[in-house]
RNA sequence: GGCCCAUUGGUCAAGUGGCCUAAGACUCCGCCCUCUCACGGCGGCAACAGGGGUUCGAAUCCCCUAUGGGUCA
Numbered sequence: 001g002g003c004c005c006a007u008u009g010g011u012c013a014a015g016u017g018g019c020c021u022a023a024g025a026c027u028c029c030g031c032c033c034u035c036u037c038a039c040g041g042c043g044g045c046a047a048c049a050g051g052g053g054u055u056c057g058a059a060u061c062c063c064c065u066a067u068g069g070g071u072c073a
Stems, first nucleotide, its partner, number of pairs: 001072007010026003018056001028044005049065005
């Protein structure tokens, strides 16, 4: 340098164009429980890597950029 793959809350991770307002788990915060802590129960905060395009509509399709990984030389 060429080609391929991935990027979603703090972490992991579903979601193959509309029904969803992006699920779930862990973490964190609050309350309950407890003599206290832990466990357990209830509730809450928090995300589509960046830019552009296609479309009535994009996390999802296309292009570029960035980062990471693989492969060829």
The RNA shown here (transfer RNA) has 73 nucleotides and comes from a Clostridiales bacterium. The coordinates come from a structure-prediction model, not an experiment, and the mean pLDDT is 81.